The RNA shown here (transfer RNA) has 72 nucleotides and comes from a Lachnospiraceae bacterium.
Its Rfam family is "tRNA". The family's RNA type in Rfam is transfer RNA.
NCBI's taxonomy places the organism under Bacteria, Bacillati, Clostridia, Lachnospirales, Lachnospiraceae.
Model confidence (mean pLDDT): 80 of 100.
RNA sequence: GCACUCGUAGUAUAAUGGAUAAAAUAGAGGCCUCCGACGCCUUAGAUGUAGGUUCGAUUCCUACCGGGUGCA
Numbered sequence: 001g002c003a004c005u006c007g008u009a010g011u012a013u014a015a016u017g018g019a020u021a022a023a024a025u026a027g028a029g030g031c032c033u034c035c036g037a038c039g040c041c042u043u044a045g046a047u048g049u050a051g052g053u054u055c056g057a058u059u060c061c062u063a064c065c066g067g068g069u070g071c072a
Base pairs, nucleotide, nucleotide: 001071002070003069004068005067006066007065010025011024013022018055027043028042029041030040031039048064049063050062051061052060
């Protein structure tokens, strides 16, 4: 340099064009306890960036950014 692939809560994952983006774990608050742990209830938190297509985009297209693999 070229090709392919991935990028979604703090972390590891879902969502194959229709919705309030889902659940787990971690975090915060509460209940419980002499104090913790466990358990129960509640709660905040995310689509890499910018454009495009579409009535509608996490999803499709383009460019860029970052990670990985292969070739040279």